[in-house]
RNA sequence: CACAUCUUGGGCGAUGGGGUCCGCCCAGGCAAGAGCCUGAACUGCCCAAUGGGCUGAUGACACCUACUGAUAA
Numbered sequence: 001c002a003c004a005u006c007u008u009g010g011g012c013g014a015u016g017g018g019g020u021c022c023g024c025c026c027a028g029g030c031a032a033g034a035g036c037c038u039g040a041a042c043u044g045c046c047c048a049a050u051g052g053g054c055u056g057a058u059g060a061c062a063c064c065u066a067c068u069g070a071u072a073a
Base pairs, nucleotide, nucleotide: 009026010025011024012023013022016064017063019061020060021059027038028037029036030035044054045053046052047051
């Protein structure tokens, strides 16, 4: 340096919660240390675009919660 096997953490996926699965990111600097600073993944779509319009509580599946509409009691 390469290959194989085993073990294993955190973060993110345009509005809340946990569950399952899927995808993505995981670096740098300072410090004796605790820690601090910066970064990555992420931050919807459309238009005549520094303004205006539209969809959705999911990345996907179901459940709960909030909101909206209809019907029945």
Fluoride riboswitch aptamer (crcB RNA motif) from Methanothrix sp., 73 nucleotides, folded computationally. Model confidence (mean pLDDT): 77 of 100.